[in-house]
């Protein structure tokens, strides 16, 4: 320098053009002398940026950026 892939909740991940969920954690209440573990509630995302197309975009076109791998 060139090919691919990936980017979503603290983490690891799903997810479908009609508008965002799950496991682990986390906070709180009950349970306990405490603590774990059970069990209910909550919290917490400008969907990686920008512009396209679309009545509507996290989903689809480009570009960019960040990670990763291959190739030189």
């Nucleotide at each position: 320098g060139g090919g691919g892939a990936u980017g979503u909740a603290g983490c690891u991940c799903a997810g479908u053009g009609g508008a965002a969920g799950a496991g682990c954690g986390c906070a709180u209440g009950c349970u306990u002398c405490g603590c774990a573990u059970g069990u209910a509630u909550g919290a917490a995302g400008u969907c990686u940026u920008g512009g396209g197309u679309u009545c509507a975009a996290u989903u689809u076109c480009c570009a960019g950026c960040g990670u990763c791998u291959c190739c030189a």
The RNA shown here (transfer RNA) has 72 nucleotides and comes from Albula glossodonta. Rfam family: tRNA. By type it is a transfer RNA. The RNAcentral record of the sequence draws on ENA and Rfam. Lineage of the source: Eukaryota > Chordata > Craniata > Actinopteri > Albula.